Background:
The RNA shown here (SAM riboswitch aptamer (S box leader)) has 114 nucleotides and comes from Hymenobacter busanensis. Of the family's consensus pairs, 97% are formed in the model. Its mean pLDDT, the model's own confidence on a scale to 100, is 83.
RNA sequence: AGCUUAUCCAGAAAGACCGAGGGACUGGGCCCUGUGACGUCUUAGCAACCAGCCACUGCGGCGGAGGUGCUAACUCCCAUCCGAAGCCACUUGCGCGUUCGGAAAAGAUGAGCG
Numbered sequence: 001a002g003c004u005u006a007u008c009c010a011g012a013a014a015g016a017c018c019g020a021g022g023g024a025c026u027g028g029g030c031c032c033u034g035u036g037a038c039g040u041c042u043u044a045g046c047a048a049c050c051a052g053c054c055a056c057u058g059c060g061g062c063g064g065a066g067g068u069g070c071u072a073a074c075u076c077c078c079a080u081c082c083g084a085a086g087c088c089a090c091u092u093g094c095g096c097g098u099u100c101g102g103a104a105a106a107g108a109u110g111a112g113c114g
Base pairs, nucleotide, nucleotide: 002113003112004111005110006109007108008107013043014042015041016040017039021032022031023030026079027078028077029076044071045070046069049067050066052062053061054060075106080103081102082101083100084099085098086096087095088093
């Protein structure tokens, strides 16, 4: 690299440096950005996956100077499939893709494997 599994509508920003794009990829939308974004570093913070402690054999609880992670927007939103409502057509549809809900795919993070 890859595989398995859990989670992803909550939460949490200041300073310094840099200097032009950035929000994973493709397309579209929308947003952030010279009032300095993105990124890097420092400090602070959030959370509680692993580790720790307590309890327990099925669930759980505590704490936060251990290991990660995270600190614009739901993973910023849509894209594929299904359902409900809606719209259009009326040979009754593999129609449209407006709204809502669900599932997948992709991605991110942890843990285990490799």